[in-house]
Context: one part of a larger RNA
Molecule: large-subunit ribosomal RNA, domain VI
Organism: metagenome
RNA sequence: CGCAGGAUAUUUGAGGAGCUCUGUCCUUAGUACGAGAGGACCGGGAUGGACGCACCGCUGGUGCACCAGUUGUCACGCCAGUGGCACAGCUGGGCAGCAAGUGCGGAUCGGAUAAACGCUGAAAGCAUCUAAGCGUGAAGCCGGCUCCAAGAUAAGAUAUCCCAUUCCGUAAGGAAGUAAGACCCCUUGAAGACUACAAGGUUGAUAGGCUGCGUGUGUAAGCGCCGCGAGGCGAUCAGCUUGGCAGUACUAAUAGGUCGAGGG
Numbered sequence: 001c002g003c004a005g006g007a008u009a010u011u012u013g014a015g016g017a018g019c020u021c022u023g024u025c026c027u028u029a030g031u032a033c034g035a036g037a038g039g040a041c042c043g044g045g046a047u048g049g050a051c052g053c054a055c056c057g058c059u060g061g062u063g064c065a066c067c068a069g070u071u072g073u074c075a076c077g078c079c080a081g082u083g084g085c086a087c088a089g090c091u092g093g094g095c096a097g098c099a100a101g102u103g104c105g106g107a108u109c110g111g112a113u114a115a116a117c118g119c120u121g122a123a124a125g126c127a128u129c130u131a132a133g134c135g136u137g138a139a140g141c142c143g144g145c146u147c148c149a150a151g152a153u154a155a156g157a158u159a160u161c162c163c164a165u166u167c168c169g170u171a172a173g174g175a176a177g178u179a180a181g182a183c184c185c186c187u188u189g190a191a192g193a194c195u196a197c198a199a200g201g202u203u204g205a206u207a208g209g210c211u212g213c214g215u216g217u218g219u220a221a222g223c224g225c226c227g228c229g230a231g232g233c234g235a236u237c238a239g240c241u242u243g244g245c246a247g248u249a250c251u252a253a254u255a256g257g258u259c260g261a262g263g264g
Base pairs, nucleotide, nucleotide: 001151005162006161007160008159009158010157011156015148016147017146018145021049022048023047024046025045026044027043033038051105052104053103054102055101061098062097066093067092068091069090070089071086072085073084074083075082076081109143110142111141116136117135118134119133163264165176166175167174168173181259182258183257184256185201186200187199188198189197206252207251208250209248210247211246212245213244216240217239223234224233225232226231
């Protein structure tokens, strides 16, 4: 820009893309076959590899803005308590997230076939799967499964919302301000290079803060008691707690601007 008004949702599916891979073992059965050695078809079951999708319930890992311990040194005047640097100083744990963790998938099935195997059957009194006709038959083909998809210009469908204002013009048409709606802008993340997408913008829980819960760490500081002291005990399952879950307008989404139909 188009899809003969302007929008918001929900869709149909022409067409396209993806997937459609494979091992081993058990059983049938040491059967058929074979002198033996060896050793099946068909059928049934189990378990893997690689690949793909999803997820964090499990296991352990990671977890550089979480907790604790600890060495050296410097600083906060000193003690105590903290902070900086030393690979994140080192060490022990560890939330969310992540994949190396774990759940699922390839199928079953239908149609038309290839090679091949057949039925009936003449030309050619026989024979012949073929000439007419009819079957069986592949990991392959077309469907079936997953995803995209109406610029499918053949531009589809359904539901709902908004609609007879002003100016110029004889009219066609043009312009302006608006409607539903959308965007700018702003708070953001389950999204993400940007964009897009998604959740919100006071008629508000979108983010931060705060409160509560959860989770992790493992019993803070100060104080008291005991010990000459290192230290121990008490209050104290304490204190602190990162992307978790809720609640709560305290802070910030304020205010404002732009676009957007004219009865099709």